[in-house]
Context: one part of a larger RNA
RNA sequence: CUGGGCUUAAAGCGUGCGUAGGCGGAUCUUCAGGCUUGUUGUGAAAUCCCACGGCUCAACCGUGGAAUUGCGAUGAGAACCGGAGAUCUUGAGUCAGGUAGAGGCGGGUGGAACGAUAGGUGGAGCGGUGAAAUGCGUAGAUAUCUAUCGGAACGCCAAAGGAGAAGUCAGCCCGCUGGGCCUGUUCUGACGCUGAGGCACGAAAGCGUGGGUAGCAAACGGGAUUAGAUACCCCGGUAGUCCACGCCGUAAACGAUGAACACUAGGGAGGGGAAACUCCACGUUUUCCCUCCUGGAGCUAAUGUUUUAAGUGUUCCGCCUGGGGAGUACAGUCGCAAGGCCGAAACUC
Numbered sequence: 001c002u003g004g005g006c007u008u009a010a011a012g013c014g015u016g017c018g019u020a021g022g023c024g025g026a027u028c029u030u031c032a033g034g035c036u037u038g039u040u041g042u043g044a045a046a047u048c049c050c051a052c053g054g055c056u057c058a059a060c061c062g063u064g065g066a067a068u069u070g071c072g073a074u075g076a077g078a079a080c081c082g083g084a085g086a087u088c089u090u091g092a093g094u095c096a097g098g099u100a101g102a103g104g105c106g107g108g109u110g111g112a113a114c115g116a117u118a119g120g121u122g123g124a125g126c127g128g129u130g131a132a133a134u135g136c137g138u139a140g141a142u143a144u145c146u147a148u149c150g151g152a153a154c155g156c157c158a159a160a161g162g163a164g165a166a167g168u169c170a171g172c173c174c175g176c177u178g179g180g181c182c183u184g185u186u187c188u189g190a191c192g193c194u195g196a197g198g199c200a201c202g203a204a205a206g207c208g209u210g211g212g213u214a215g216c217a218a219a220c221g222g223g224a225u226u227a228g229a230u231a232c233c234c235c236g237g238u239a240g241u242c243c244a245c246g247c248c249g250u251a252a253a254c255g256a257u258g259a260a261c262a263c264u265a266g267g268g269a270g271g272g273g274a275a276a277c278u279c280c281a282c283g284u285u286u287u288c289c290c291u292c293c294u295g296g297a298g299c300u301a302a303u304g305u306u307u308u309a310a311g312u313g314u315u316c317c318g319c320c321u322g323g324g325g326a327g328u329a330c331a332g333u334c335g336c337a338a339g340g341c342c343g344a345a346a347c348u349c
Stems, first nucleotide, its partner, number of pairs: 004320003008302001012317001014201004021194003025088007033081002035077008049065006091191001092188002095184005103177007110154001114150008125136002162169002206247006215241002220236004258316006266294012298305002322349003332341003
């Protein structure tokens, strides 16, 4: 370079925004750069290929042709790509009116449970297990009642439910704020899609500084079990889990399925809107958006998937190329560190 792939065999960046680049709606006019085509110059000879000929044949040699797929010059065409100009509204956005929601940030507040402290009742056990023991308890535990304090998480509602780009988001109230969807069709007039680098966000664990610490609980201590038991079980228990600010930048970050647009049988369930019909309501029909189930064709190695495609097409990006060595080494770069990103080879099967 060409070809084949990426749900599960190797392979979709965790997610978004966006620079360059690539690609890009309808109509008209124009230019002639790409493109197509004519003429012409050049593309040395030898070699290769074709025809004929010369050495008895052949290798070899001679003559002629073809080829040299390229480059330049000069005309022509105007469908397509491209440049310039004008117009348009269906793509995209704007505006007005509605609407659902654990979307985000900040503040306030509530009850249940739990633990602690103080007090009352009470008086011998409690706790725990397969069975026990460690542990707690006459310095009065467990149980029960009252008061106070504290931190963390929000039962029922709750759902195949909702929202968000993803990570994720749930008691209740208030403030600020992002996005979606619907109706109208006001306005702009291709303003679009994708997106190498880049930037931002990014569970848990972990790190730094300061706070907080009820419960839980790596490490650690003890009791059991066992041949042993650096475990599973039990009693304790520190980081951590929580908050503020700053790092880290990884996950089976999963739909193991990149984004956008168009098209391609049906049937059923749920959620959110709008319009029409109807006796308010209930309901019916149509339609838009979201979620799920079943399924024909098609596709697939099969499992399966199937208008939310893994079908049929177009555009752009990322990634793969036998197993191990190895996501290792080295170099670079980021990080406080832990480590991340990038990422081989020898050798071996």

A computed fold for a 349-nucleotide part of an RNA from a Planctomycetaceae bacterium, annotated as small-subunit ribosomal RNA, central domain. The prediction has a mean pLDDT of 85.